[in-house]
RNA sequence: CAGCCGGACCGGACGAUCGCUCUCCCACCUUCGGGCGCGGAGGGAGGAAAGUCCGAACUCCGCAGGGUAGUGUGCCGGAUAACGUCCGGGACGGCGGGUUCAAGCCCGUUGGACGGCAAGUGCCACAGAAAAUAAACCGCCACGGCAGCGAUGCCGGGGUAAGGGUGAAAAGGUGCGGUAAGAGCGCACCGCCGCCGCAGUAAUGUGGCGGGCAUGGUAAACCCCACACGGAGCAAGACCAAAUAGGGAGGAAAACCGCUUCGGCGGUUGCGUGCCGACCCGGCGCGCCAAACCUCCGGGUAGGUCGCUAGAGCCUCGCAGUAAUGCGAGGCCCAGAGGAAUGAUCGUCCUGCCGGUUCACUCCGGCAGACAAAAUUCGGCUUACAGGUUCGGCUGCCAA
Numbered sequence: 001c002a003g004c005c006g007g008a009c010c011g012g013a014c015g016a017u018c019g020c021u022c023u024c025c026c027a028c029c030u031u032c033g034g035g036c037g038c039g040g041a042g043g044g045a046g047g048a049a050a051g052u053c054c055g056a057a058c059u060c061c062g063c064a065g066g067g068u069a070g071u072g073u074g075c076c077g078g079a080u081a082a083c084g085u086c087c088g089g090g091a092c093g094g095c096g097g098g099u100u101c102a103a104g105c106c107c108g109u110u111g112g113a114c115g116g117c118a119a120g121u122g123c124c125a126c127a128g129a130a131a132a133u134a135a136a137c138c139g140c141c142a143c144g145g146c147a148g149c150g151a152u153g154c155c156g157g158g159g160u161a162a163g164g165g166u167g168a169a170a171a172g173g174u175g176c177g178g179u180a181a182g183a184g185c186g187c188a189c190c191g192c193c194g195c196c197g198c199a200g201u202a203a204u205g206u207g208g209c210g211g212g213c214a215u216g217g218u219a220a221a222c223c224c225c226a227c228a229c230g231g232a233g234c235a236a237g238a239c240c241a242a243a244u245a246g247g248g249a250g251g252a253a254a255a256c257c258g259c260u261u262c263g264g265c266g267g268u269u270g271c272g273u274g275c276c277g278a279c280c281c282g283g284c285g286c287g288c289c290a291a292a293c294c295u296c297c298g299g300g301u302a303g304g305u306c307g308c309u310a311g312a313g314c315c316u317c318g319c320a321g322u323a324a325u326g327c328g329a330g331g332c333c334c335a336g337a338g339g340a341a342u343g344a345u346c347g348u349c350c351u352g353c354c355g356g357u358u359c360a361c362u363c364c365g366g367c368a369g370a371c372a373a374a375a376u377u378c379g380g381c382u383u384a385c386a387g388g389u390u391c392g393g394c395u396g397c398c399a400a
Base pairs, nucleotide, nucleotide: 001396002395003394004393005392006391007390008389009388010387012349013348014347015346016345017344018343020044021043022042023041024040025039026037028035029034046371050382051381053380054379055378056377057376058233059232060231061230065281066280067279068278070229071228072227073226074225075089076088077087078086079085090114092111093110094109095108096107097106098105099104115224116223120222121221122218123217124216137164138163139160140159141158143156144155145154146153147152172190173189174188175187176186177185191213192211193210194209195208196207197206198205199204237306238305239304240303247297248296249295250294251293254269255268256267257266258265259264270288271287272286273285274284275283276282313332314331315330316329317328318327319326320325350369351368352367353366354365355364356363
């Protein structure tokens, strides 16, 4: 200097004219609801406003439980209002570099659906000899027989799992020795299992000793374990006004006792029904010829106000912390529409590309400037994005 990967930030600026909308002030009118103004001042769409995937604030469901099913999360520690989010660390995998005869080990970077497969039940197609109570297709070895001058070939039973083949995966791996040929058969180094010590809050790491060389994979398979979990959602919900028909029909055993002004009232048992996310238990409420419940028929209204923007808010500095973040001080107010405002035109500048030009991005001309729009609000995640700035890692080239 160039390329690749990952992260952070910006993502058009200024002025003029006209237009829309909100807040405040002033003036006029007012039936006190509000109207009006070529009056004044100030504000007006994002980093994702998108997706609607998580979590909450807030609102309503009258109060308050236990269990079963169900849903979600899943290494350790921390942050947070909380989360399936974020930060730090650990193991594992990918990529790159170094080192080793080799396996392996070390460093950097990156990824995530990272608890458990000796608790149990399943599944591993095809290919392959064989896919876990799992092996001999090719091959290798010695023996016996036959043929041959010989090399060697064929047949038979035996040994073998190191080599080759199939596959996503094949009875730990690499190297050396040994063997008829081979094999943890033996040894060294890794790996695995058990015990003990050390470091760490922990996940884990590391050292020593001993050991048989064993325990395939799969849980976004069923399942097991641990923890957590009311529901619905701003079309939540609150208020005001107006209108109609405070309409009609149907729905489901009762029994007993006391009082009675004989209309009925109260209680017990039982039954029916509504609510508590599903179901059970339980609780609360209503009724017992009936309801505020369920089903059907019919009628009226669909208007207005609020909710609606001062927030787990933003900016700067300091302190604590590896960091996420927390605490403190100071400053700021940065949309609130209501079928849905936040716009249009012109000029200058800016950024990038192309062409010409110049000592020089010096000047001239042309083209282009992404993804895209609030609708209760906030913390995240995911997706889209022309161009620019910057940080980290890797690779290549050049120079020293």
Molecule: Bacterial RNase P class A
Organism: Acidobacteriaceae bacterium